A computed fold for a 145-nucleotide RNA from Micromonospora antibiotica, annotated as c-di-AMP riboswitch aptamer (ydaO/yuaA leader).

[in-house]
This record gives sequence, structure tokens and C1' cells, in this order.
RNA sequence: CGUGCCGACCCGCUCAAUCGUGCCAGUCACGAACCGGGGACCCACACGCACCACCUGGGGUGAAUCUCCGGGCCACGGCCCGGGGUAGGGCGAUCUUCCCGCCCGAAUCCGUCAGCUAACCCGGUCGGCGGCAAAGGAAGGAGUU
Repeated sequence: CGUGCCGACCCGCUCAAUCGUGCCAGUCACGAACCGGGGACCCACACGCACCACCUGGGGUGAAUCUCCGGGCCACGGCCCGGGGUAGGGCGAUCUUCCCGCCCGAAUCCGUCAGCUAACCCGGUCGGCGGCAAAGGAAGGAGUU
């Protein structure tokens, strides 16, 4: 001097997941803010007849849907793994938009049950990442404490 790893402060990102007050200082209580679920009228759906197929319930949170190829399992309904694409979503360091660049495109919960939904009722406030740079370019705006 360079590279890799670990830790702390600080800064930044995702997410609703932040801030504050109290005292018995906690696996605590409460408040604000944000977020999710349940829950009327109305509306929607449903309610009639016939035919065919199926038995794989249905629903919520979330951007996370839908597909093609290869492999595996199989109760032959379907499911799982790997890869490619994709509806959709995030970031680029004051803000918005456009270019361009970099990513995600999961997981999980309820338990046979829930459309919307005023009043009302019940909950959540976790977790996971990054920091020499593409924290790039352009236009506009705001601001210049």
C1' cells in the first nucleotide's frame, strides 16, 4: 500500500414495522403515527332450467403472478428441484420526471370459514441488507438555514 473477514459509531436501503411518555426498568404498560384483519344498509354475488367436466375446498398478508425447457416424485388430481422469460415491484444519497445502470419477482398465515362495508370489534410495530460508488446523465422545481 492492497485484499478479505469481524465489531462499534454514523449514514443509507427494504418493510406498516417509527417516535414519545411512564416506572416496579421489564419477555413491561400506555400514547401518537403508520399498517393489517373482522364487521350493515346499498351494491355485487346468489336464487330458475338444461348440458359437459372435475372433486384439485376457500380465504388473508405480500411486488412476488403467469409461463417455457430439463430432471424427479406421484394417489395421475398434482407437487418438488434447476434454468430461461414474464405480470408486477425496489434502488441509483434534497424532490419529480426521463434516459441509463443494478436488483427482486419469495415466503407464510387462517383452518372448511370471511365480497364490499358506516358504527363497532381485534391485532402488528418484526426481520433482512449496504457504505468508494452507476450516491450515473439530462430537464424542471424547491432551497440556499